Notes: The prediction has a mean pLDDT of 83. A computed fold for a 73-nucleotide RNA from a Candidatus Brocadiales bacterium, annotated as transfer RNA. The organism belongs to Candidatus Brocadiales, within Bacteria. RNAcentral holds the sequence, with entries from ENA. Rfam family: tRNA. Gene Ontology term of the family: triplet codon-amino acid adaptor activity.
RNA sequence: GCCCACGUAGCUCAACCGGCAGAGCACGGCAUUCGUAAUGCCGAGGUUGGGGGUUCGAUUCCCCCCGUGGGCU
Numbered sequence: 001g002c003c004c005a006c007g008u009a010g011c012u013c014a015a016c017c018g019g020c021a022g023a024g025c026a027c028g029g030c031a032u033u034c035g036u037a038a039u040g041c042c043g044a045g046g047u048u049g050g051g052g053g054u055u056c057g058a059u060u061c062c063c064c065c066c067g068u069g070g071g072c073u
Stems, first nucleotide, its partner, number of pairs: 001072007010025004019056001027043005049065005
């Protein structure tokens, strides 16, 4: 330098053909307990890596950049 994959909540990952962004763990509150752990219920937490484009509508499609991993020379 070229090719491929990936980037979404604090972490690990969903959201297949465009249609209200979710789960588990972690975190906070409550219940339970003599107390803790475990368990149950409730809750908060997101400019979907950045910028443009297409569209009534983009996590999803197109372009450019940034980052991570892998391959080729």